This is a predicted structure of a 73-nucleotide RNA (transfer RNA) from Kordia sp. The coordinates come from a structure-prediction model, not an experiment, and the mean pLDDT is 81. Its Rfam family is "tRNA". Rfam classes the family as a transfer RNA. The sequence is in RNAcentral, with records from ENA.

[in-house]
RNA sequence: AUGGUAGUAGCUCAGCUGGAAGAGCGCAUGCCUGUCACGCAUGAGGUCGCGGGUUCAACUCUCGCCUAUCAUU
Numbered sequence: 001a002u003g004g005u006a007g008u009a010g011c012u013c014a015g016c017u018g019g020a021a022g023a024g025c026g027c028a029u030g031c032c033u034g035u036c037a038c039g040c041a042u043g044a045g046g047u048c049g050c051g052g053g054u055u056c057a058a059c060u061c062u063c064g065c066c067u068a069u070c071a072u073u
């Protein structure tokens, strides 16, 4: 330099057939217990890497950029 893959909650990742975002762990509160832990219930937490374009509608399609990683030179 070129090409491939990935970027989504604090962490690990789903969602990629365009209809508008979820799981596990973690965190907070309540119940339970003499207390903690376990268990149960509820909840908070997201500019979906950044910026354009297409569309009634974009995590999803498309263009550029950034970051990580792999391969080739």
Stems, first nucleotide, its partner, number of pairs: 001072007010025004019056001027043005049065005